[in-house]
RNA sequence: GCCAGGAUAGCUCAGUUGGUAGAGCAACUGAUUCGUAAUCAGUAGGUCGUCGGUUCAACUCCGAUUCCUGGCUCCA
Repeated sequence: GCCAGGAUAGCUCAGUUGGUAGAGCAACUGAUUCGUAAUCAGUAGGUCGUCGGUUCAACUCCGAUUCCUGGCUCCA
């Protein structure tokens, strides 16, 4: 340098026709308990990497760009 995949909640990851963003764990609150890291119920948490375009409407489509992972190639 080229190719492919990825970037979504604190962490690990879903999101198959474009139409109000989800799960598990963690956190917080309450209940239960002699007590608890256990159990049960609930709450909060997201500019969907960034910029722009298409559209009535974009995490989803198109372009550019940053970073991460893997493969290939060149020079020494």

Transfer RNA from uncultured Desulfovibrio sp., 76 nucleotides, folded computationally. It matches the Rfam family "tRNA". The sequence was found in a public genome assembly.